[in-house]
Molecule: transfer RNA
Organism: Cyathus jiayuguanensis
RNA sequence: GCUGAUAUAGUUUAAUUGGUCAAAACCUACCAUUCAUGACGGUAAGAAAAAGGUUCGAUCCCUUUUAUUAGCU
Repeated sequence: GCUGAUAUAGUUUAAUUGGUCAAAACCUACCAUUCAUGACGGUAAGAAAAAGGUUCGAUCCCUUUUAUUAGCU
């Protein structure tokens, strides 16, 4: 330099042939329980890498960029 893959919550993973509220586990806060802590149980908060385009509608399609990673030279 060229080509491919990946980017979703604080962390680890799902789902989607473009459609009403993006799912779960751990973590966190609160409640309940306990003499107390832990565990178990309940409730809640929390996310589509960035920009642009296509579309009535984009996490999803297209382009560019960024980061990580693999291969080729």